[in-house]
Context: one part of a larger RNA
Order: sequence, then structure tokens, then C1' cells
RNA sequence: UGACGGGGACCUGCACAAGCGGUGGAGCAUGUGGUUUAAUUCGACGGUAAGCGAGGAACCUUACCAAGGCUUGACAUGUACCUGCAUACGUCUGGAAACAGCGUAGCCUUCGAGGGUGGUACACAGGUGCUGCACGGUUGUCGUCAGCUCGUGCCGUGAGGUGUUCACUUAAGUGUGAAAACGAGCGCAACCCCUAUUGCAAGUUACAAGUGUCUUGCGAAACUGCCGGCGUCUAAGCCGGAGGAAGGUGGGGAUGACGUCAAAUCAGCGUGGCUCUUACGCCUUGGGCGACACACGUGCUACAAUGGGAUGGAACAAAGGGACGCCAAGCAGUAAUGCGGAGCAAAUCCUUUAAAACAUCCCCCAGUUCGGAUUGAGGGCUGCAACUCGCCCUCAUGAAGCCGGAAUCGCUAGUAACCGUAGAUCAGCCUCGCUACGGUGAAUACGUUCUCAGGUUUUGCACA
Repeated sequence: UGACGGGGACCUGCACAAGCGGUGGAGCAUGUGGUUUAAUUCGACGGUAAGCGAGGAACCUUACCAAGGCUUGACAUGUACCUGCAUACGUCUGGAAACAGCGUAGCCUUCGAGGGUGGUACACAGGUGCUGCACGGUUGUCGUCAGCUCGUGCCGUGAGGUGUUCACUUAAGUGUGAAAACGAGCGCAACCCCUAUUGCAAGUUACAAGUGUCUUGCGAAACUGCCGGCGUCUAAGCCGGAGGAAGGUGGGGAUGACGUCAAAUCAGCGUGGCUCUUACGCCUUGGGCGACACACGUGCUACAAUGGGAUGGAACAAAGGGACGCCAAGCAGUAAUGCGGAGCAAAUCCUUUAAAACAUCCCCCAGUUCGGAUUGAGGGCUGCAACUCGCCCUCAUGAAGCCGGAAUCGCUAGUAACCGUAGAUCAGCCUCGCUACGGUGAAUACGUUCUCAGGUUUUGCACA
């Protein structure tokens, strides 16, 4: 000087407390461990792994396994030699295919093997093989915490200190005052985006029309500016009020300092070293990544009456996507879906009736008109192909489950909770995931003793 303390002081945070809803019990989905397996490819492991890489494992993907094949190679560059050869075709042969073989036709040209192609040989290619403890790049975490440093000066023999401390204050090393410091840098804040109010302009969106709504663009507006009180004098600032759409950072996002964890990633990519080279490279078919006594994580659906069912009676969104696409009207079908073909490269057409909510009727507390697992049968769709191993519909079946032990998680306002909608990936889909969007819309916070994490300072110290 740091780190540490079941030392002190001050302060902060959904950290506790006060509340609301969950997890832990059930069924299912999904990830992980374990076990099994020819293989169940690999990575990630307290917080900071486990609906994570994967924003789509039937083939492909695919890295794993079995079998069949290739060896200058699926891909790149170069050299030498050879080759009228690109390439296409076949009810051809073997085959699971890859591949091997056979046959037919056959490039441009200055007619020089010049270009291109194929073959042979050699350099080489190739490796998701190892090392993230050799690295770049990127990322997580402490933490959007308020800190981390430098120049000169001053103090100290020196390590070092000061500045960065103290008082007050702030979300903030934010600011004010004091002070051997004076300044500066990276962080904080602001500048950027969305949102809340409004003016103007424009407008093939909406309306019967309109000065209104909406869309786009450019502006205005909030600054403790005004008033009162408190505060150290007229400080910084704090409390209350007025006005205002909005008030003290208005709400949200992007933005992550010096560093820490030899944190993560050689399987996104790049790359040093090592290593394989008729194989640890490459192609193909099939299988596996989907196994199942069990254990854990994350979710969904429930256990019901603030509910379930029926009627479709009558409402109200936002944000996205669309040409190998979105697909209207109409028709068929109980439905999934099929037929159909209008419109739309989209503020114009489609997706698109949002759902919960509301109204009326039934159920009457039961393993039920709760719950929907599982299984049987019949169908639909995508796709060469749904057996391993897809999704959807209909009928039947109708399991566990009556609110969950110890323990544990999220959330402070348009938040939690509940309700639907869309998108990426994508032929299809295991999506109950993720990301975004709106609708309905709470309760509670006395307070900082305690738990956890962090900041400043002080003290102890057998640690560096």
C1' cells in the first nucleotide's frame, strides 16, 4: 500500500422487511447429470453451466457409429507430360447409394496444343484432431457500481502519501465551501434513439364532409426558471407550492472506466506450436444425437365456482410479415384441410373475427360438465421419404392431481399478475422456448436491527 475480520462509523441496492404471484408435490415439454449403447458427436459446471452455443437434429444439417467406396483428393495455386477432351445422354451392367464399368453424340480456334477441360506425376490440399494454461478477436461477471489514474508541485531516507482528504450535498469523484496543492485524462452527466403535450408544412390513410384523427418532416416546450420555508452570509442543495401535457434525471433504450476471475470460446472466425496424411482427410447408405431404474434446473397445464361449458348475442388493439410469398369472396368437409381464384412487391391487398372483458342460460362442490396425461380407431398437411423420429383434426379413452416438507425465486407502476397478437429460424415441425407488441390492471414499503452484495472512511492484523 492492499487483501481480510463472526471490528467500528456513514451510505446504497427488491438485500431484508411490508405486500402480490410463483418454484419445491402432480402430468407433460425442454436442458443437464448419471446409466445404457456400435454411437448415444462436442462444448458450457456456484453466483457468472443446465428452454445455454442450437433464431428450427426425419435425409441434409452432423462433427458420432456401422457398412460400402476414393487417394493430388469435395476445395485452392503452380510445374512437367499426355489427351480433338468441355459436356450431355442411356428402359445399359453391378450396387443401398456413393462409385466402378460399357456405349453414343460431341468445344472455341489464327490449326501453333493457344485458351479451357480431363488424366498421370510432383509440390501440396484437407483435419469440427490437441493445446482458450501460447494467442487475436469476441463475450460473461463484479456493475451502469462510482470509481480508476496522470503531469507538475509539496511531504517522506524509502515503499509511498498528497491531489482523490474534511463539512454539507447528490443517482453520481454530482456539486459548494475549507484545505499544499494546481490542473488534466478515462469513467458520471449531456450530446443519440423511442415515448408523453403542442405549432407549422405536406399527404392517393380514415370520414358523408370538415380546421378533427392518423402518417412523415421541421420546430416549441422543463431550466430548480418563479414563490415560500430550511440550509453557512446571497453556497451547493433539500422540502412544499403555483403554473403546466409533463417537475426536479418526466418514463424507457443504446452506451459498460482502470481492472478481477490463467473466467468462457482453437467447434463462428483468424492464428503460433504439436499431430494425422490410401487417413484423425473425402463421398455415400443406414443408424445415432430422440435410449431410460434414477437425480437436478427451466417452463407449460392444472388441481376449479373471482370457475367450467353453451349461445356466437354484441365490443375494443398495437406491432410485425408477405412473390419459390400473403392468400380474400364463394363452394365442399364435423374439422384439420381441399377446390377456387380476386387483390397485393403493399398506410391501398392479404395475414386479421384479437383474447381476456360484457350479456343470457346450464353446472351446485363431486375426482365432478374440474383436469387433461395416456392409449385405440379414422383422417389431413409438408416433404424423395414421417418405422426408428414430424405437426394438425375428429371420435372414443379419460391417468396423476383437492394448492404442495425443508427450502427457495421474481416484482416498487402502467410495474406484478392475468389475456391474447406477431416475428426470426423454417419444406414441415417437436415453439409450452426466445424476441417484440398491445389489452385488463393491483397490493405494499414502518424502517435499516438482522441476511446478501457493494461504496467511502477508520481500526486490528500471525497474510501478500

Predicted 3D model of a 464-nucleotide part of an RNA (small-subunit ribosomal RNA, 3' major domain) from an uncultured bacterium.